[in-house]
Context: one part of a larger RNA
């Protein structure tokens, strides 16, 4: 922008017409030492199991990353210490949740239809013969369906249910957000509320904090690296639950 002899809104559908390669290949077992073959040798139909490549999805496991996080440590600087800054955009090293990933995990039938080459039936032209001229039956990883997916702007512009005509079906802005996201869009919520934050608990990561007590080589002493205990500590969390403590305040449009 468009669709009306009254018309819109919400929800759910239909599926014209599109997209896809979602599958490809190999090995093994049974068939079977069978058919076949003098022997040597040696199949197949079919069923089942697996490998590889490809496609789609997922993060429970394994593993990677993880400049959120925790710890160790060197040099130097601030500092009594504690605690920190810098060292290329983490100083280096050891771990590592979520998320994102693969090296991890799962899925990717059957079948039907019309045919090709081809195999045939019946059968004339041509009293025979002939798969073909009329007719008919079969027959491919190809084609159409099946399967996954988009789709009512399909102008023949669809269908069903409900709501709805003077206050009110619905929608929008705004705000709190994320199973969403470049912007729009999409989705959850806005006090009749668990949407986000805080808090508590759960779960998880580091690996046992500061301080204090004891021990401690050496030393007259002061001091003293370090060890043990307090301490499964301390610190931290993009996760879950509970909980209205904080913040979701407000405004507008609106068919008829």
């Nucleotide at each position: 922008u468009g669709u009306u002899u009254g018309a819109g809104g919400u929800g759910c559908c239909u599926g014209a017409c599109g997209g896809g390669a979602a599958c490809g290949c190999c090995c093994g077992u049974a068939u079977a030492g069978u058919a076949c073959g003098a022997g040597a040798g040696g199949a197949a139909c079919u069923a089942c199991g697996g490998a590889c490549g490809g496609u789609c999805g997922c993060c429970g496991c394994u593993g990677g990353u993880g400049u959120a996080c925790c710890g160790g440590u060197u040099g130097u600087c601030c500092g009594c210490a504690a605690g920190g800054g810098c060292a290329c955009g983490u100083g280096c090293c050891g771990g590592g949740c979520a998320g994102c990933c693969a090296c991890g995990c799962g899925a990717c039938a059957c079948g039907g239809g019309c045919u090709a080459a081809g195999a045939g039936c019946u059968g004339a032209a041509c009293g025979c013969a002939u798969c073909u001229a009329a007719g008919c039956u079969c027959g491919a990883a190809a084609c159409c369906c099946a399967c996954c997916u988009g789709a009512a702007a399909a102008a023949g512009a669809g269908g069903c249910a409900c709501c709805g005509c003077c206050c009110g079906a619905g929608a929008u802005c705004a705000c709190u957000c994320g199973u969403a996201g470049a912007a729009g869009a999409c989705g959850a919520g806005u006090c009749a509320g668990a949407u986000a934050g805080a808090c508590u608990c759960g779960g998880g990561g580091u690996g046992u904090a500061c301080g204090c007590g004891c021990c401690g080589a050496g030393g007259c002493a002061a001091c003293g690296a370090g060890g043990c205990g307090u301490u499964c500590a301390g610190c931290c969390c993009g996760c879950g639950a509970g909980c209205a403590c904080u913040a979701a305040c407000g405004a507008u449009c609106g068919a008829g």
This is a predicted structure of a 256-nucleotide part of an RNA (large-subunit ribosomal RNA, domain VI) from Halobacteriales archaeon QH_6_64_20.
The RNAcentral record of the full RNA draws on ENA and SILVA.